Overview
The prediction has a mean pLDDT of 85. This is a predicted structure of a 529-nucleotide part of an RNA (small-subunit ribosomal RNA, 5' domain) from an uncultured bacterium. The full RNA is in RNAcentral, with records from ENA and SILVA. Rfam family: Bacterial small subunit ribosomal RNA.

Context: one part of a larger RNA
RNA sequence: AUUGAACGCUGGCGGCAUGCCUAACACAUGCAAGUCGAACGGCAGCACAGCAGAGCUUGCUCUGUGGGUGGCGAGUGGCGGACGGGUGAGUAAUGCAUCGGGACCUACCCAGACGUGGGGGAUAACGUAGGGAAACUUACGCUAAUACCGCAUACGUCCUACGGGAGAAAGCAGGGGACCUUCGGGCCUUGCGCGGUUGGACGGACCGAUGUGCGAUUAGCUAGUUGGUAGGGUAAUGGCCUACCAAGGCGACGAUCGCUAGCUGGUCUGAGAGGAUGAUCAGCCACACUGGGACUGAGACACGGCCCAGACUCCUACGGGAGGCAGCAGUGGAGAAUAUUGGACAAUGGGCGCAAGCCUGAUCCAGCAAUGCCGCGUGUGUGAAGAAGGCCCUCGGGUUGUAAAGCACUUUUAUCAGGAACGAAAUACCACGGGUUAAUACCCUAUGGGGCUGACGGUACCUGAGGAAUAAGCACCGGCUAACUUCGUGCCAGCAGCCGCGGUAAUACGAAGGGUGCAAGCGUUAAUC
Numbered sequence: 001a002u003u004g005a006a007c008g009c010u011g012g013c014g015g016c017a018u019g020c021c022u023a024a025c026a027c028a029u030g031c032a033a034g035u036c037g038a039a040c041g042g043c044a045g046c047a048c049a050g051c052a053g054a055g056c057u058u059g060c061u062c063u064g065u066g067g068g069u070g071g072c073g074a075g076u077g078g079c080g081g082a083c084g085g086g087u088g089a090g091u092a093a094u095g096c097a098u099c100g101g102g103a104c105c106u107a108c109c110c111a112g113a114c115g116u117g118g119g120g121g122a123u124a125a126c127g128u129a130g131g132g133a134a135a136c137u138u139a140c141g142c143u144a145a146u147a148c149c150g151c152a153u154a155c156g157u158c159c160u161a162c163g164g165g166a167g168a169a170a171g172c173a174g175g176g177g178a179c180c181u182u183c184g185g186g187c188c189u190u191g192c193g194c195g196g197u198u199g200g201a202c203g204g205a206c207c208g209a210u211g212u213g214c215g216a217u218u219a220g221c222u223a224g225u226u227g228g229u230a231g232g233g234u235a236a237u238g239g240c241c242u243a244c245c246a247a248g249g250c251g252a253c254g255a256u257c258g259c260u261a262g263c264u265g266g267u268c269u270g271a272g273a274g275g276a277u278g279a280u281c282a283g284c285c286a287c288a289c290u291g292g293g294a295c296u297g298a299g300a301c302a303c304g305g306c307c308c309a310g311a312c313u314c315c316u317a318c319g320g321g322a323g324g325c326a327g328c329a330g331u332g333g334a335g336a337a338u339a340u341u342g343g344a345c346a347a348u349g350g351g352c353g354c355a356a357g358c359c360u361g362a363u364c365c366a367g368c369a370a371u372g373c374c375g376c377g378u379g380u381g382u383g384a385a386g387a388a389g390g391c392c393c394u395c396g397g398g399u400u401g402u403a404a405a406g407c408a409c410u411u412u413u414a415u416c417a418g419g420a421a422c423g424a425a426a427u428a429c430c431a432c433g434g435g436u437u438a439a440u441a442c443c444c445u446a447u448g449g450g451g452c453u454g455a456c457g458g459u460a461c462c463u464g465a466g467g468a469a470u471a472a473g474c475a476c477c478g479g480c481u482a483a484c485u486u487c488g489u490g491c492c493a494g495c496a497g498c499c500g501c502g503g504u505a506a507u508a509c510g511a512a513g514g515g516u517g518c519a520a521g522c523g524u525u526a527a528u529c
Base pairs, nucleotide, nucleotide: 001528002527003526005525006524007523008522009521012376013375014374015373016372017371018369019368025332026331027330029329030328031327034079035078036077039076040075042072043071046070047069048068050065051064052063053062054061055060056059086287087286088285095212096211097210098209099208100207101206104204105203109200110199111198112197114195115194116193117151119149120148126141127140128139129138130137131136157166158165159164171192172191173190174189175188176187179186180185213259214258215257220250221249222248225247226246227245228244229243230242231241232240262284263283264282265281266277267276268275269274289310290309291308292307293306312323313322314321315320340366342365343364344363348362349360350359351358352357379409380408381407382406389400390399391398392397415465416464417463418462419461423456429449430448431447433445434444435443473518474517475516476515477514478499479498480497484513485512486511487510488509494501495500
């Protein structure tokens, strides 16, 4: 000088940060990932047309019905649950940092050219009948799709013994003039989609070099081991895996083994070199009760998915089931020690959706804590009879001390009252141009206009009111080291960072008066330079 600090005494306010360093110990409860009806069949619940009936006050009320409409529980389907959030157990190298490399993948997004034809069979929901305490589950029957499967076609694409061969798709919504119509629509058009493909972007996978702890009281290690051939596997190279062949490979420039540890940008310190460190913030990695495994998918071997095994907890009708806070709060425990079971999606960002919007413990805010940094205040001026009281005294006085009182002011802060922002601009909507088009529909859009939306928030900030009113402690005073006297004690009680104090005159112990240093803090302890 510094700290994610703790402890003791003390404590007025504000701003900005930070807050389980220990048990990767166990977890009650709530929330943390959904969304789309413009993919689909539908209709459990809500609302409204319509229809039927009843009451009558003759235009209302009630009852029933009612997927026709707004919507929508459950279900099929799509996209997202691989992001965001947490933790640092493992890992001394499959990691990280820096610089390179070529044998790769990439949903959504952007750009280019091409296509989107014609068929089929199922299945959930639902119904019926069962089983089970429950979790759940069985059989039969019905039905839809942007779910599933053939066929056709193939600009690119892939395979090829260059003859040839292989492989796609899905519709939905808005609008509409002719024409056709079985009156459903076809058809045209716009938007969103869908299929194959090329390039980009974004993200990722792999390989190499160099660097990245301690120990030699660890000296030898290695059989898929090192290389080759052929195959398999992967998005892709490769002993990554398999068969065969060869006998290699690493090591005092420290292999192997053991211990410790997430790495970095950074942070602290220091004139620097260096040393220490890796909280918050940012990048990468690893993990998700412990161990193993794959499935789905563009992407996982997947924190709030699945399967198996194990430990633990819970339910049970004893047959069988359920669970995983190292998400946000919160609980117990451990500990010197670390916060609320808060508000809002208003902003930023993310997921889904044409959109409206919904979801979002990400985030933005608020609460708690002097944990840190910064700022402000606890009054200002005047005031000598140098008051009283305290302490000391050589008893003359000295000191506390302009300090107080008194007088004259001020009102920051606090309290009360009133006013009051920025953070909000867009998407919607309107007008007028432009584009698209058969179209002055629809749709997209430049410009202009223009409404709604604030958790924070009884906010910041401003104004007013009264009144010195609401606000000072802590450590030290032998030397180092700024600051001295008296009393008590008597090698006791005690102090102490080092030297050392204390055994009857202690500036070193305890108290008081006085002083010194910092100050809403001050000391101590721990730790680093």